Overview: Predicted 3D model of a 73-nucleotide RNA (transfer RNA) from a Gemmatimonadales bacterium. RNAcentral records the identical sequence in 2 taxa. The organism belongs to Gemmatimonadales, within Bacteria. Its Rfam family is "tRNA". The family's RNA type in Rfam is transfer RNA. Its family is annotated with triplet codon-amino acid adaptor activity in the Gene Ontology. The prediction has a mean pLDDT of 85.
[in-house]
RNA sequence: GGGCCGGUAGCUCAGGGGUUAGAGCGGGCGACUCAUAAUCGUCUGGUCGGAGGUUCAAAUCCUCCCCGGCCCA
Numbered sequence: 001g002g003g004c005c006g007g008u009a010g011c012u013c014a015g016g017g018g019u020u021a022g023a024g025c026g027g028g029c030g031a032c033u034c035a036u037a038a039u040c041g042u043c044u045g046g047u048c049g050g051a052g053g054u055u056c057a058a059a060u061c062c063u064c065c066c067c068g069g070c071c072c073a
Base pairs, nucleotide, nucleotide: 001072002071003070004069005068006067007066010025011024012023013022018056026044027043028042029041030040031039049065050064051063052062053061
C1' cells in the first nucleotide's frame, strides 16, 4: 500500500430502512435474612466512532476519514 471483518449503555453483545434503540452483566434503592451471600422486584443508564450524501424517514444504504483485528504484498 491492497482486501475482509468490526466500532451501539461503564463492560460483553443484539438490532440489517419506519415502532419508544434493547438484553445480559454492572451500579442505586427495596424485599428476603439475626446478618452476609445468593435470589426476587424496581430504578439507572446512549451525540449508535466522525463528517457528508440518498430518502418523506438512516444505528441500518452510499462516499470519505479515524480506530481495532485478521490476511496479502